[in-house]
RNA sequence: CCGGCCUUAGCUCAGGUGGUAGAGCAUGUGACUGUAAAUCACGAGGUCGCUGGUUCAAAUCCGGCAGGCCGGA
Numbered sequence: 001c002c003g004g005c006c007u008u009a010g011c012u013c014a015g016g017u018g019g020u021a022g023a024g025c026a027u028g029u030g031a032c033u034g035u036a037a038a039u040c041a042c043g044a045g046g047u048c049g050c051u052g053g054u055u056c057a058a059a060u061c062c063g064g065c066a067g068g069c070c071g072g073a
Base pairs, nucleotide, nucleotide: 001072002071003070004069005068006067007066010025011024012023013022019056027043028042029041030040031039049065050064051063052062053061
């Protein structure tokens, strides 16, 4: 310098063909228990890396940038 893949909740990851976001773990509250753990129920938590574009509508499509990984020269 060239090419490919990845970037979504605190963590690990899902989100066939665009319709406005989920799971597990962790965490909070309650139930249960002599207390706690385990178990059960409910809840909170996300500008979907950043920035433009296309579209009635973008996590999803296109461009640029940033970070990480891999390959090539």

Record summary:
The RNA shown here (transfer RNA) has 73 nucleotides and comes from Coccomyxa sp. Obi. It matches the Rfam family "tRNA". Its family is annotated with triplet codon-amino acid adaptor activity in the Gene Ontology. The prediction has a mean pLDDT of 82.